[in-house]
RNA sequence: GCCCAGGUAGCUUAGCUCGGAAGAGCGCGUGGCUGUUAACCACGAGGUCGUCGGUUCAAAUCCGUCCCUGGGCG
Numbered sequence: 001g002c003c004c005a006g007g008u009a010g011c012u013u014a015g016c017u018c019g020g021a022a023g024a025g026c027g028c029g030u031g032g033c034u035g036u037u038a039a040c041c042a043c044g045a046g047g048u049c050g051u052c053g054g055u056u057c058a059a060a061u062c063c064g065u066c067c068c069u070g071g072g073c074g
Base pairs, nucleotide, nucleotide: 001073002072003071004070005069006068007067010026011025012024013023020057028044029043030042031041032040050066052064053063054062
């Protein structure tokens, strides 16, 4: 330098194919239960969807560019 995969909540990730306003598990907070803790149950908070730009009525999703991580080729 070229090619492939990936970047979404604190962590692991779904959703992308085929555009219609983002979910799960774990963790965290509050309450319940319990002699206490754990476990269990209920509720809640937490996301500029890697950056910038474009298309569109509408973008995590499509297009371009760049950045980062891993792998391959030279």

Model confidence (mean pLDDT): 82 of 100.
This is a predicted structure of a 74-nucleotide RNA (transfer RNA) from Candidatus Iainarchaeum sp.
Its Rfam family is "tRNA". It is annotated as a transfer RNA. Rfam links the family to the GO term triplet codon-amino acid adaptor activity.